Context: one part of a larger RNA
RNA sequence: UUGGGCGUAAAGCGCACGUAGGCGGCGCGGGAAGUGUGAAGUGAAAGCCCGUGGCUUAACUGCGGAAGGGCUUCGCAAACUCCCGUGCUAGAGUGCCGGAGGGGACGGUGGAAUUCCUGGUGGAGCGGUGAAAUGCGUAGAGAUCAGGAAGAACGUCGGUGGCGAAGGCGGCCGUCUGGACGGACACUGACGCUGAGGUGCGACAGCGUGGGGAGCGAACGGGAUUAGAUACCCCGGUAGUCCACGCCGUAAACGAUGGGCACUAGGUGUGGGCCUGGAGAACAGGUCCGUGCCGGAGCAAACGCAGUAAGUGCCCCGCCUGGGGAGUACGGUCGCAAGGCUGAAACUC
Repeated sequence: UUGGGCGUAAAGCGCACGUAGGCGGCGCGGGAAGUGUGAAGUGAAAGCCCGUGGCUUAACUGCGGAAGGGCUUCGCAAACUCCCGUGCUAGAGUGCCGGAGGGGACGGUGGAAUUCCUGGUGGAGCGGUGAAAUGCGUAGAGAUCAGGAAGAACGUCGGUGGCGAAGGCGGCCGUCUGGACGGACACUGACGCUGAGGUGCGACAGCGUGGGGAGCGAACGGGAUUAGAUACCCCGGUAGUCCACGCCGUAAACGAUGGGCACUAGGUGUGGGCCUGGAGAACAGGUCCGUGCCGGAGCAAACGCAGUAAGUGCCCCGCCUGGGGAGUACGGUCGCAAGGCUGAAACUC
């Protein structure tokens, strides 16, 4: 390479947008590049294969024939692929109406709690643990009441519930803004799917500049524990955690399951919309979209998956090919740095 694979054995890019490319709905007409078919030419000799001959045989060799992947030219066909033209509406999209939502950005605002400050009451402890001690407290702590300040997070509702492409998103109000879903029609007329490169987004931690700093808290100091204790427990505590702007670009970025379309028993719960019955926001039936559980066929090494497939098919992309060495070295590239991306070999089992 071929092949076989990628939930857990090696293997789905963290996610999206999109370039090239690959692939692509229904009808009619035309073309004839692919395709099919016929004919002609070519496919040197030798060799291989068949027949036959020559050296006593064979090897070797003479002669004759056959075969030959394919290529070229001309004609014919037009189902399929393709190209051109034309039409269609089932894919895709637009308009209209409607409700749902922690989707995003910015601004404002609220209460509980915590800490600190001031004052009142009060007077000996508080705190902490397995037990203690460090620590705090008669310069009045802790407790309690009143007032004030600050920062951060939003209890109940809250749900296997909702939204988002993923990361992720939760007090309340406003402004701006993205997407999805349902309904009845009208419109465009294949405008589609995927997507190498590329571009953007991307938790936490970390970095730069400036701010902020209540609580928590790497590092660090102290107290314990212990043989030791650079830990687990306790008292403190700096970066950080928060905000603005700019970097970083990683993750068990997980459903460890790429995206799209179609098809393939049922049952049950739940969120959103619509239709029907019903007096009804109750309830029941139907339907579309989402989200769970159970389960059949089928699949699977098993576990399990099972209309949200890991079933049955098609299209496109990514990736795997024994373990260690190693996500290392070298080179390249990106980054302020930390480091990221790309990514071997010797050797060894």

A computed fold for a 349-nucleotide part of an RNA from a metagenome, annotated as small-subunit ribosomal RNA, central domain. The prediction has a mean pLDDT of 92. The RNAcentral record of the full RNA draws on SILVA.